[in-house]
RNA sequence: UAGAGUUUGAUCCUGGCUCAGAUUGAACGCUGGCGGCAUGCUUAACACAUGCAAGUCGAACGGUAACAGGCUCAGCUUGCUGAGUGCUGACGAGUGGCGGACGGGUGAGUAACGCGUGGGAACAUGCCUAUUAGUUGGGGACAACCUGUGGAAACGCAGGCUAAUACCGAAUAAGUUCUACGGAAUAAAGAUGGCCUCUCCCUGGAAGCUAUCGCUGAUAGAUUGGCCCGCGUUGGAUUAGCUAGUUGGUAGGGUAAAGGCCUACCAAGGCAACGAUCCAUAGCUGGUUUGAGAGGAUGAUCAGCCACACUGGGACUGAGACACGGCCCAGACUCCUACGGGAGGCAGCAGUGGGGAAUAUUGCGCAAUGGGGGAAACCCUGACGCAGCGACGCCGCGUGGAUGAUGAAGGCCUUAGGGUCGUAAAAUCCUGUCAGAUGGGAAGAAAUGUAUAGAGGAAUAAUACCCUUUAUGCUUGACGGUACCAUCAAAGGAAGCACCGGCUAACUCCGUGCCAGCAGCCGCGGUAAUACGGAGGGUGCAAACGUUGUUCGGAAUUACUGGGCGUAAAGCGCGCGUAGGCGGUUUGUUAAGUCAGAUGUGAAAGCCCAGGGCUCAACCUUGGAACUGCAUUUGAAACUGGCAGGCUAGAGGUACGGGAGAGGAGAGCGGAAUUCCUGGUGUAGAGGUGAAAUUCGUAGAUAUCAGGAGGAACACCGAUGGCGAAGGCAGCUCUCUGGACAGAUACUGACGCUGAGGCGCGAAGGCGUGGGUAGCGAACAGGAUUAGAUACCCUGGUAGUCCACGCAGUAAACGUUGUUCACUCGGUGUCGCGGUGCUAGUCAUCUCGGUGAUGCAGUUAACAGAUUAAGUGAACCGCCUGGGGAGUACGGUCGCAAGACUAAAACUCAAAGGAAUUGACGGGGGCCCGCACAAGCGGUGGAGCAUGUGGUUUAAUUCGACGAUACGCGAGGAACCUUACCAGGGCUUAAAUGUAAGUUGCAUUAGUUAGAGAUAGCUAUUUCUUCGGACUUCUUACAAGGUGCUGCAUGGUUGUCGUCAGCUCGUGCCGUGAGGUGUCAGGUUAAGUCCUAUAACGAGCGCAACCCCUAUCGUUAGUUGCUAGCAGGUCAUGCUGGGCACUUUAAGGAGACUGCCUUCGCAAGGAGGAGGAAGGUGAGGACGACGUCAAGUCAUCAUGGCCCUUAUGGCUAGGGCUACACACGUGCUACAAUGGGGCGUACAGAGAGUUGCGAUACCGCGAGGUGGAGCCAAUCUCACAAAGCGUCUCUCAGUUCGGAUUGAAGUCUGCAACUCGACUUCAUGAAGCUGGAAUCACUAGUAAUCGUAGAUCAGCAAUGCUACGGUGAAUACGUUCCCGGGUCUUGUACUCACCGCCCGUCACACCAUGGGAGUUGAUUUCGCCCGAAAUUGGGAAGCUAACCUUCGGGAGGCUACCACUUACGGUGGAAUUAGCGACUGGGGUGAAGUCGUAACAAGGUAACCA
Repeated sequence: UAGAGUUUGAUCCUGGCUCAGAUUGAACGCUGGCGGCAUGCUUAACACAUGCAAGUCGAACGGUAACAGGCUCAGCUUGCUGAGUGCUGACGAGUGGCGGACGGGUGAGUAACGCGUGGGAACAUGCCUAUUAGUUGGGGACAACCUGUGGAAACGCAGGCUAAUACCGAAUAAGUUCUACGGAAUAAAGAUGGCCUCUCCCUGGAAGCUAUCGCUGAUAGAUUGGCCCGCGUUGGAUUAGCUAGUUGGUAGGGUAAAGGCCUACCAAGGCAACGAUCCAUAGCUGGUUUGAGAGGAUGAUCAGCCACACUGGGACUGAGACACGGCCCAGACUCCUACGGGAGGCAGCAGUGGGGAAUAUUGCGCAAUGGGGGAAACCCUGACGCAGCGACGCCGCGUGGAUGAUGAAGGCCUUAGGGUCGUAAAAUCCUGUCAGAUGGGAAGAAAUGUAUAGAGGAAUAAUACCCUUUAUGCUUGACGGUACCAUCAAAGGAAGCACCGGCUAACUCCGUGCCAGCAGCCGCGGUAAUACGGAGGGUGCAAACGUUGUUCGGAAUUACUGGGCGUAAAGCGCGCGUAGGCGGUUUGUUAAGUCAGAUGUGAAAGCCCAGGGCUCAACCUUGGAACUGCAUUUGAAACUGGCAGGCUAGAGGUACGGGAGAGGAGAGCGGAAUUCCUGGUGUAGAGGUGAAAUUCGUAGAUAUCAGGAGGAACACCGAUGGCGAAGGCAGCUCUCUGGACAGAUACUGACGCUGAGGCGCGAAGGCGUGGGUAGCGAACAGGAUUAGAUACCCUGGUAGUCCACGCAGUAAACGUUGUUCACUCGGUGUCGCGGUGCUAGUCAUCUCGGUGAUGCAGUUAACAGAUUAAGUGAACCGCCUGGGGAGUACGGUCGCAAGACUAAAACUCAAAGGAAUUGACGGGGGCCCGCACAAGCGGUGGAGCAUGUGGUUUAAUUCGACGAUACGCGAGGAACCUUACCAGGGCUUAAAUGUAAGUUGCAUUAGUUAGAGAUAGCUAUUUCUUCGGACUUCUUACAAGGUGCUGCAUGGUUGUCGUCAGCUCGUGCCGUGAGGUGUCAGGUUAAGUCCUAUAACGAGCGCAACCCCUAUCGUUAGUUGCUAGCAGGUCAUGCUGGGCACUUUAAGGAGACUGCCUUCGCAAGGAGGAGGAAGGUGAGGACGACGUCAAGUCAUCAUGGCCCUUAUGGCUAGGGCUACACACGUGCUACAAUGGGGCGUACAGAGAGUUGCGAUACCGCGAGGUGGAGCCAAUCUCACAAAGCGUCUCUCAGUUCGGAUUGAAGUCUGCAACUCGACUUCAUGAAGCUGGAAUCACUAGUAAUCGUAGAUCAGCAAUGCUACGGUGAAUACGUUCCCGGGUCUUGUACUCACCGCCCGUCACACCAUGGGAGUUGAUUUCGCCCGAAAUUGGGAAGCUAACCUUCGGGAGGCUACCACUUACGGUGGAAUUAGCGACUGGGGUGAAGUCGUAACAAGGUAACCA
């Protein structure tokens, strides 16, 4: 020392991406009140107009151009003009001195002793300080100036005059320097003020004296600078070798000074894997920023150092420069020009252009601080102090305060009640910061100077002058209309920006509708968007707020602190070994590392702490601490290291005698098998496959026997057995040879471990040369398979496989686990020695070395590993840092080639990945169940018809339902209605109908006309009234209506998996966790039913049971039911009395529980049996867990939202939903004799009925009609049940089967049967003779078959649906297979879950990139040519004031000339690098393109590596 989001259905881990923080010389957007303090070209070291930025000294000098004053003269309006005069103040230009080497700017270059830090010796140092010794006496010039003269100008040239603190000799020499120790060499400058005692002119001066300032020599100090060294100081090895003045020496030169700094000669060195050289980048530091720190990034402002000053080179002057505002030369550029020639350098301050996202005023002042000059006054100073501009940053202040609820208006929302903005406003009462106005008003100023007064010092005749000093007065402010204070007025002038899905504080409405747009990451938007845009509200910050960029942090995501490498990225294929790193035990010594103390240094500023000053703060200031470092020194001696000497436990070798082994190399030998050849026997096939075919065979195959040839490989033994470093090694024998192991001693004495580079070995495949070739067998050919099949399968078959010699150097070269050493519980198998014991064995036990499986602690993300570690430690090496691009490109090395090794980037994604979990799935496995199959029975699919659907048609054929789980479904009943559809006509509040306000006088009833009707028109009638009204018409407002859309906004309800046995919870336990356990296992069951076992124990929803019905029997009750016995009666009938026994009805009970017996089993339970009406859930029904299918339904109903409102609403008549080349589903009737027809005859149950059921009777062939008894029903009616039984007939035919279709005539319902009803009678008499592929239901009162009833309903398209009973079977061996389900297990790259996922080519678009004939630049380098300025040297041509001179000249100097070095330039070559480039290669990304299906499951041929 803080974390969060994001990979998944969920989890843990790995791992990247992203965010929250701080920072900034910033920029952009929007907004903007005040002040303080800071800060402001990061880009073009690009080019610069204009002004300013370095001068000063008259107390160094000659002087007097300008100014002022004085003096003199002239003119004259007596104070003005002119002239003269250096006399004074002063002073242009000039000589001279000092300063222009500081200050100021910039960061181009520089990877360097440049910087930082600490040392060092061979140096210099103007001004300053101290001490010391001097400051004597001369000389010759040159500027200025004057004259002449050249030039456009800049600038000169010649002659003449002149001063000095300018220049030059001489003298002197304390000291200094040199020395051959004799000596020699070497200086100087004066100026100003004052004084007049002595000397001289003499008002006053000079010499002189004195004070001050200078000058010269020397010593020392201080300061500053030059030089040298140790250490530290960016990246790249796809830069590995570099270097000739190079490294050293000697001698000389040179410098202030050491030195190859330079020259000559000699030697051949020097640097480099601890990274030389080369390339790229870069000023370094104090610090700044971030960080807990260690670190990282950075080097604006301030401070230290360095470098540079248009570019390159050079020197001069000077104490100091190779000099920003100096000089010379070359180059580029700009300007002037009379074309001859000249001038310039803002990276000083302002400013301009340009560049750029971007950075200020051509300001004021020297008042302060500092600097230069001066004795000083003073002058100069774009250093500096201030002001201006910019919210660029930090800090502070304000934009008001209190009260104020009718919670105003208004906005927004709303469940329409209200809520919210909100005490917010208004209103009332206050205050006055800032800004404004007026007035006052500091500090920054202390000096200096001067005046007066005083003190002291030296000197003097002196109280004067000079110097020092004290006191007082006067004098100096750019900022500045300052800060600050007071007064005045008035809430008056002063708030925005971003955000509101999560991270992340803050939510609603409207608009939009995968559009427009948002987005830091995840991601929002496809009609209800808290994510877009607007609004209201809210949150955050606030004169700012956001965005973008930068840096650090978070990131332990380069891990020193502080990571990893079995499977996530990561152990080199294996060994030997060099450098390096590390190293047993003991003694002594040393003191390099190490530790401790002291000293020096670590600039200031900054950071931190404590004070102080601005009202606070920022800011400023004082002190302290700190600066973790370096150096020196003094100690210590444990550890590491060095040196010396021992030891034997590490290691090793030798010697002894052993056993084991597919260890290696060479040579020889062997048998089995395949193939081929020869011969024999033998005959028609063989071979091959899922099935086939290609193929072989009557020219004799296959088969079989015998013989022969040749090559390759070595069955059994044989084994998680052995050996080897790894690769790898297997018949037998021999020869040579490596290693390991155990035993017992002796020897050496740390000889060891690891190992970058290096060297060697290294499967298969491949390459080269030469052999060999039986089998196998890439390529290739053929046959199959297939939609295709360049495959899998089959028949052939070449390289190759084999040998020898070379090359190659890679593999999933894997234990995916580097090598070595030590330590850390066990039991067990096996291989190779050895020891001990006895009971002497196929024994027991101990030990060493290998090799397995299991398992504790501790380890791990988990899986797992666990003395053969992935545990605990030590040593060394190698390697990793998101996925893709890519182990690719380029470069290099190696190779014959193939290729290997080394190894990026652009671009792109937000993941990629490991382990484990829940599911789902598998052309994985095990177990179990189900009319799932099988065994049966009957159907469908063929026919006709009915009905539903699709399609088509139509004005409309309303809508919905579509695998199972739509299709005789919604619809349990479409002629009108229904009705939702269509074409017409007509209505606008008409049903619900009300409320409020107004209005009207009708309302009502009847008739009539037109019309299809709705409706419209006309006529007639009457006023009810208590005069309020009732009722009614019309108008307005509110309120409706919609079978319009969304079932993917919903409620409710339904289907399905499935009446399948499952689905969960609490507590506990296990696991980091998802999760598991429970619920699994062994049994058992219809069942997660129960039992046993059990880290589980219990519980819930489901199962079962409880409920209904049915089967048996009691009890109670007895009408409308029943009627045995009793009585009566009838043609007959429970018809009647009576009765309630029976049946029955309907209430309540009993009964069945594996209860009993036998047997099996631990048990649960099973099997058999008895009893019983019923037996193992007795039969049937209702009842449907958690959930799945965004399943169905907005058209039953309800409902959010949207849409329509003279219409998408409402009314009306007609049509349509009934169409019809066709296809499908569900049914009915059949195809006939187990049948059809006729006649006779028997037996149900359950229902329905007053707008109803409707009897007897009569009429009709019949449907039906007339009529109306009875019944609101155990009473009456519908109502005859039918199949059955008996009998007659038909006799196998399209029929006496079948009944469609059609004609005619009717009946009934209904306003109405045309589209479009049902039924009846007569006639007609179609297809059809048992149904292809395929497919459905059913396990017992079931199937099959027979009829009956009901709902809906006027009637009916009902053959449908729902109920009811009658008759009443067959079969189930069994679970291999199909389908569905349950459970356990396994694999998985699936989890919208296999209808999943996913790969590659091709086509299209875009992007970055490699190659590329070349082409255009840049940088560096080498050879040669040229060679400016300049230093140095040369020689002596010309010129020449000081000094010397013998006067001739000499010394010295200057100029020209020559030489060396060399900048720029020219030329030729080379290397590196960048841009462009026709064409071309692969890569990446993209919406629903094409072709296939390679991978994930045994992925349908297991996958993968070379």
Molecule: small-subunit ribosomal RNA
Organism: uncultured prokaryote